[in-house]
Context: one part of a larger RNA
RNA sequence: UGACGGGGGUCCGCACAAGCGGUGGAGCAUGUGGUUUAAUUCGAUGAUACGCGAGGAACCUUACCCGGGCUAAAUUUGAAGUGAAUUUAGUAGAAAUAUUAGAGCCUGCAAAGGCACUUUAGAAGGUGCUGCAUGGCUGUCGUCAGCUCGUGCCGUGAGGUGUUGGGUUAAGUCCCGCAACGAGCGCAACCCCUGCGAAUAGUUACCAUCAUUAAGUUGGGGACUCUAUUCGGACUGCCUGCGCAAGCAGCGAGGAAGGCGGGGACGACGUCAAGUCAUCAUGGCCCUUACGCCCGGGGCUACACACGUGCUACAAUGGCGCAUACAGAGUGAAGCGAUGCAGUAAUGCGGAGCGGAUCACAGAAAGUGCGUCUCAGUUCGGAUUGAGGGCUGCAACUCGCCCUCAUGAAGUUGGAAUCGCUAGUAAUCGCGCAUCAGCUACGGCGCGGUGAAUACGUUCCCGGACCUUGUACA
Numbered sequence: 001u002g003a004c005g006g007g008g009g010u011c012c013g014c015a016c017a018a019g020c021g022g023u024g025g026a027g028c029a030u031g032u033g034g035u036u037u038a039a040u041u042c043g044a045u046g047a048u049a050c051g052c053g054a055g056g057a058a059c060c061u062u063a064c065c066c067g068g069g070c071u072a073a074a075u076u077u078g079a080a081g082u083g084a085a086u087u088u089a090g091u092a093g094a095a096a097u098a099u100u101a102g103a104g105c106c107u108g109c110a111a112a113g114g115c116a117c118u119u120u121a122g123a124a125g126g127u128g129c130u131g132c133a134u135g136g137c138u139g140u141c142g143u144c145a146g147c148u149c150g151u152g153c154c155g156u157g158a159g160g161u162g163u164u165g166g167g168u169u170a171a172g173u174c175c176c177g178c179a180a181c182g183a184g185c186g187c188a189a190c191c192c193c194u195g196c197g198a199a200u201a202g203u204u205a206c207c208a209u210c211a212u213u214a215a216g217u218u219g220g221g222g223a224c225u226c227u228a229u230u231c232g233g234a235c236u237g238c239c240u241g242c243g244c245a246a247g248c249a250g251c252g253a254g255g256a257a258g259g260c261g262g263g264g265a266c267g268a269c270g271u272c273a274a275g276u277c278a279u280c281a282u283g284g285c286c287c288u289u290a291c292g293c294c295c296g297g298g299g300c301u302a303c304a305c306a307c308g309u310g311c312u313a314c315a316a317u318g319g320c321g322c323a324u325a326c327a328g329a330g331u332g333a334a335g336c337g338a339u340g341c342a343g344u345a346a347u348g349c350g351g352a353g354c355g356g357a358u359c360a361c362a363g364a365a366a367g368u369g370c371g372u373c374u375c376a377g378u379u380c381g382g383a384u385u386g387a388g389g390g391c392u393g394c395a396a397c398u399c400g401c402c403c404u405c406a407u408g409a410a411g412u413u414g415g416a417a418u419c420g421c422u423a424g425u426a427a428u429c430g431c432g433c434a435u436c437a438g439c440u441a442c443g444g445c446g447c448g449g450u451g452a453a454u455a456c457g458u459u460c461c462c463g464g465a466c467c468u469u470g471u472a473c474a
Base pairs, nucleotide, nucleotide: 001474002473003471004470005469007468008467009466010465011464012463013462015458016457019421020420021419022418023417026312027311028310029309030308031307032306033305034303035302042053043052064298065297066296067295068294069293070292077121078120079119080118081117082116086103087102088101089100090099091098092097104115105114106113107112125287126286128285129284130283134281135280136276137275138274139272141270146185147184148183149182150181151180152161153160154159165176166175167174191264192263193262194261196232197231198230199229200228201227202226206221207220210219211218235258238252239250240249241248242247314414318373319372320371321370322369323368324367330361331360332359335354336353340349341348342347380411385406386405387404388403389402390401391400427450428449429448430447431446432445433444
């Protein structure tokens, strides 16, 4: 000087408390451990691994296993030789591949040969090892308020001072003081979205007035909504009180908004030899008729079990039936697909319109109205299983999703323990997108609808910041 303390002081955070809803019990989904296996490819492992890499494992992917094959090779360049010129079908085979035939074409008078191959040189290739050789990228403490430097001054020196102190703040934010005076990286602001207004513009959006219609449908309108560009607006600016000041308080004013308005992007010096050699790049080491490459099949989907994360429930604030209302944000050409017809349905046939403020996906759902069930393992719950179908795709046995009928398991609110959340939040309800032929999506990322309770407080648990103190630790 740090680090640490079941030392002290001050302060903060859904840290506790106050509340609401969960997890832990059940079934299923998914990841992991373990076990099994020819293989169950690899990585990630307290917080900071475990719906993580994976924003799509039937083949492919694929790295694993078994088997069949190749050896200048699946890919690239040069040289030499020949340089003129490609397709279909069959056979063998699981395919890779091998081979035959036809047609066409080329060289050539023809025969014949060929339609890409041989030789050679170089460079290959490796998801093999080392993340403790590395770059890049990332997690974490932590959006915590810290981390430093120049000069000066103090100290023999390590170092200190500044950065401590008194206030204040979300903040090393600002003020006052001070052997310090300044400065840098962080904080804040500048950027984006959202909340109010104005100007400009008016189609595909809008419709107040006029006319018209089944319908903003059409004429028309440029007001309104909206769209998208530019501005304005909030700064403790004003008032009162307190205060030297910074600032704090006010159901004060005005204002759409008030004291950082809400949200996002943004992550200091560093820490964990944290993670990644399997995105990529890369040093070293290793393999080179194989640790490389091609193909078929299997595996990554196994299953006495254990854990994490989720979904669905256990019902009446509900289930079921009929009727009926209101979003936002997205996506669409090998696509979205209206209307019609067939089918109980999944879906099929046909197909308007739309590269889309125009057409389509598209019915929002919870909600509301009426009816029914009457507390039961039930008209709750839907696992599991049987049968029949549909779709994608060479192909759904291992191992896809969907529909219909039947079946109808556990489960009656969950031990110890434990998690999230302070407002348009939690809870609850549906919608969309990426990946994608299809899908094991109940995941992820977004979008809107309905919409709470509680916070006395900082004694305690956890994490953190500053000052101080002790130390046999560095």